SAM riboswitch aptamer (S box leader) from a Bacteroidota bacterium, 126 nucleotides, folded computationally. It was read from a public genome assembly, where an Rfam model found it. It matches the Rfam family "SAM riboswitch aptamer (S box leader)". Rfam's curators write: The SAM riboswitch is found upstream of a number of genes which code for proteins involved in methionine or cysteine biosynthesis in Gram-positive bacteria. The SAM riboswitch acts at the level of transcription termination control. The predicted structure consists of a complex stem-loop region followed by a single stem loop terminator region.
[in-house]
RNA sequence: GAUUUAUAAAGAAGCGCGGAGAGACAGGCUCGAUGAAGCGCUAGCAACCCCUUCCAACCGAAUCAUUCGGGAGGAAAAAAGGUGCUAAGUCCUGCCCCGAAGAAGGUCUUUGGGGAACUAUAAACC
Numbered sequence: 001g002a003u004u005u006a007u008a009a010a011g012a013a014g015c016g017c018g019g020a021g022a023g024a025c026a027g028g029c030u031c032g033a034u035g036a037a038g039c040g041c042u043a044g045c046a047a048c049c050c051c052u053u054c055c056a057a058c059c060g061a062a063u064c065a066u067u068c069g070g071g072a073g074g075a076a077a078a079a080a081g082g083u084g085c086u087a088a089g090u091c092c093u094g095c096c097c098c099g100a101a102g103a104a105g106g107u108c109u110u111u112g113g114g115g116a117a118c119u120a121u122a123a124a125c126c
Stems, first nucleotide, its partner, number of pairs: 001126001003124006013042005021031003025094004043086003048082002052076004058070005095115009
């Protein structure tokens, strides 16, 4: 980097270095010298992987009862480990479908709902 699957309205920040940008892209809007990005340290959130506890379809072995081993899947937890995350709903919109309100000659503005795409993260695989 490609592919597949899952998740994305919840949650969680301080310090040091740094010194002007940041929020993927475009438009909007927002954050930023009361200090952006980046780097480091510490703390935290979460529960994707791992781990732990409980339940367990089912499979195997021995058996008088039954016991032992494995175990799809489910529930819980967060002590240890691998990632991730710690402004704003993925900050909002973008493509498609269904509505609502207002103004206007064809049109415009605002707005509600559903789906997709994009993006991000995880896990598996190449």